[in-house]
Context: one part of a larger RNA
Molecule: small-subunit ribosomal RNA, 3' major domain
Organism: metagenome
RNA sequence: UGACGGGGGCCCGCACAAGCAGCGGAGCGUGUGGUUUAAUUCGAGGCUACACGAAGAACCUUACCUGGGUUUGACAUGCAUCUGGUAGGGAAGUGAAAACGGACCGACCUUCGGGAGGAUGCACAGGUGCUGCAUGGCUGUCGUCAGCUCGUGCCGUGAGGUGUUAGGUUAAGUCCUGUAACGAGCGCAACCCUCGGGGUCAGUUACACGGUGUCUGGCCCGACCGCCCGCGAUAAGCCGGGAGGAAGGUGGGGAUGACGUCAAGUCAGCAUGGCCUUUAUAUCCAGGGCUACACACACGCUACAAUGGCCGGUACAAUGGGUGGCGAAGCGGUAACGCGGAGCAAAUCCAACAAAGCCGGUCCCAGUUCGGAUUGAGGGCUGCAACCCGCCCUCAUGAAGUCGGAGUUGCUAGUAACCGCCGGUCAGCUAUACGGCGGUGAAUACGUUCCCGGGCCUUGUACA
Repeated sequence: UGACGGGGGCCCGCACAAGCAGCGGAGCGUGUGGUUUAAUUCGAGGCUACACGAAGAACCUUACCUGGGUUUGACAUGCAUCUGGUAGGGAAGUGAAAACGGACCGACCUUCGGGAGGAUGCACAGGUGCUGCAUGGCUGUCGUCAGCUCGUGCCGUGAGGUGUUAGGUUAAGUCCUGUAACGAGCGCAACCCUCGGGGUCAGUUACACGGUGUCUGGCCCGACCGCCCGCGAUAAGCCGGGAGGAAGGUGGGGAUGACGUCAAGUCAGCAUGGCCUUUAUAUCCAGGGCUACACACACGCUACAAUGGCCGGUACAAUGGGUGGCGAAGCGGUAACGCGGAGCAAAUCCAACAAAGCCGGUCCCAGUUCGGAUUGAGGGCUGCAACCCGCCCUCAUGAAGUCGGAGUUGCUAGUAACCGCCGGUCAGCUAUACGGCGGUGAAUACGUUCCCGGGCCUUGUACA
């Protein structure tokens, strides 16, 4: 000087407390461990791995396994030699395919030397092989915590200190005052985006069919403790109230992550040193596996019902997507879906009826008209192909489950909770995941003793 303390002081944070909804029990989905396997490819491992890389594993993907092939190679560059029915296409036949095979067809430029292309050989290619403890880049975390430093000066033999401590104040090393310090930098804040009020301009495809009230989107205004009273050191401040205002004390949300820490993560996104491999650790193909299943954990979904289930009627969104696409009306089918093709490169057309809600009816507390797992049968769709291993529909079947031990998670307001809708990936989909969007819309916070994490000062130390 740091780090640490079941030392002290001060102060924060859904950290506790106060509350609401959960998880932990059940069934199922997904990930992981373990086990199994020819293989169940690899990575991630307290917080900070475990619906994580994976924003889509039937083939492909695919890196794994079994088997069958190839060896200048699926791909790049260079050199040498060769090549005219050459490059390219390709029937029969063999084969699971890759591939072998080769009837037949058959080019381009040219200065006529050749070029391009092809073949052979040599250099080399290739490697998702190893090392994230050789690395770049990127990322997680402490933590959006308020800190981390520098120049000069001053103090100290020196390590170093001072500044950055102190009194107030703040969300903040934010600001004020004091002060052997005076200044400065990276952080904080502001500048950026978005939502909320107003003005103005413009308006298509929006809306009363006539212009601009809604709407769309460009510019501008608006909030600054600015005004008043009180508190305070006449300061900072907001500590308290008020006026005005759509909005009040950083208005809500986002983007933004200091010096550094964890030899944190990633050689499998990419790049890259070294090492290893080179008829194989490369490469092509078929099939299988990544989907196994006595178990254990993690994240979720659906429930256990009456604030509910079912039936009928009826109301109100926003984001976003669409031409190899979205696909209307109409018709067939109980339905999934099929036929059909209008319109739309979309404020125009489409998916598209939002659901919870409201109105009426029914069920009457029961393993039930709760719950939907599982299984049987029949069908539909995508795709070369749904056996391993897809989704959807109909009928039948109806399991566990009656609110969950110890323990544990999220959330302070348009939040939690409940409700549906959209998107990416994508042929299809195992999405209950993830990212967004709107609808309905709470409870509680006395307080900081305690648990966890953190900041500043101080103290002890046999630790560095």